[in-house]
Model confidence (mean pLDDT): 81 of 100. This is a predicted structure of a 73-nucleotide RNA (transfer RNA) from a Nanobdellota archaeon. The sequence was found in a public genome assembly. Lineage of the source: Archaea > Nanobdellati > Nanobdellota.
RNA sequence: GCCCGAGUAGUUCAGCGGAUAGAAUGCGUCCCUCCUAAGGACGAGGUCGUAGGUUCAAAUCCUACCUCGGGCG
Numbered sequence: 001g002c003c004c005g006a007g008u009a010g011u012u013c014a015g016c017g018g019a020u021a022g023a024a025u026g027c028g029u030c031c032c033u034c035c036u037a038a039g040g041a042c043g044a045g046g047u048c049g050u051a052g053g054u055u056c057a058a059a060u061c062c063u064a065c066c067u068c069g070g071g072c073g
Base pairs, nucleotide, nucleotide: 001072002071003070004069005068006067007066010025011024012023013022018056027043028042029041030040031039049065050064051063052062053061
């Protein structure tokens, strides 16, 4: 330098054009318990890597760039 993959909640990931973006785990409050753990209920937490473009509509498609991982030279 070229090619491929990944980037979404604190963490691990799902979602692959359409409605308020979800799960698990972690965190907070409450219930339960003699206490803790376990269990149950509720809640908070997101500029969907950045900037443009396409579209009535973009986390999703296209382009460039950034970060991480891998391959080739």